[in-house]
Molecule: SAM riboswitch aptamer (S box leader)
Organism: Polaribacter vadi
RNA sequence: ACGUUAUCACGAAAGGUAGAGGGAUUAGACCCUGUGAAGCCUUGGCAACCUCUCAUUUAUGAGAAAGGUGCUACAUUCUACAAGAAUACUAUGAAUUUAAUUCAUUUAUUUUUGACAGAUAACAG
Numbered sequence: 001a002c003g004u005u006a007u008c009a010c011g012a013a014a015g016g017u018a019g020a021g022g023g024a025u026u027a028g029a030c031c032c033u034g035u036g037a038a039g040c041c042u043u044g045g046c047a048a049c050c051u052c053u054c055a056u057u058u059a060u061g062a063g064a065a066a067g068g069u070g071c072u073a074c075a076u077u078c079u080a081c082a083a084g085a086a087u088a089c090u091a092u093g094a095a096u097u098u099a100a101u102u103c104a105u106u107u108a109u110u111u112u113u114g115a116c117a118g119a120u121a122a123c124a125g
Base pairs, nucleotide, nucleotide: 003123004122005121006120007119008118013043014042015041016040017039021032022031023030026080027079028078029077044072045071046070049068050067051064052063053062054061055060056059076117081114082113083112084111085110086109087108088107091105092104093103094102095101096100
């Protein structure tokens, strides 16, 4: 590297350096950025995966934050694939009836769930 499990709409910024890009990747959209991007350094903060304490119970709950990570614009920034639901109208077909109505398929939009991909942690290796 790959793999397993868990989490991912909460939260948390200043300074220095650097000098044009950045928001993982592809496409589209939307944003951040010379009032200074990425990267690197310092300090602070957030959170609570590992860790520690206690209780009950063998997996949960409560608390702590010294240490190992992580994070500190925007929901993993949003969408993409599948299924469900709602709405709308176009087209096609069918039925009933002559005025249109109903049903099915298709299309578009919105929304929910899941998947894919990714990030992080712990384990394994």